[in-house]
This is a predicted structure of a 92-nucleotide RNA (c-di-GMP-I riboswitch aptamer) from an Alphaproteobacteria bacterium.
RNA sequence: UCCUCGAAACGGCAAACCGUCGGAAACGGCGGGACGCAAAGCCACCGGCCCACACUCAGGCGACAGCCUGAACGGGUAGCGGGGCCGCCGAA
Numbered sequence: 001u002c003c004u005c006g007a008a009a010c011g012g013c014a015a016a017c018c019g020u021c022g023g024a025a026a027c028g029g030c031g032g033g034a035c036g037c038a039a040a041g042c043c044a045c046c047g048g049c050c051c052a053c054a055c056u057c058a059g060g061c062g063a064c065a066g067c068c069u070g071a072a073c074g075g076g077u078a079g080c081g082g083g084g085c086c087g088c089c090g091a092a
Base pairs, nucleotide, nucleotide: 005090006089012037013036017032018031019030020029021028022027035079041085042084043083045082046081047080048077049076050075051074057070058069059068060067061066
């Protein structure tokens, strides 16, 4: 110095919940707040989970206006896991 690793310290982030804004929703931004986190830093590539306004398809209902269910496309989650990129400190 590097890798594995995670004691300590300087610091960092911030779940639920509350307020407000955006969104059809899942959820997200900001402020408050701390359950936790050594990548809880960044990226939806793979799997999972969540959403269903519009459009498409399938099934169902119908008073023939339309409605319901599913979810392909689509959206969300990086604090579900894997993967990729980058990174602070240094005891054993």
It was read from a public genome assembly, where an Rfam model found it.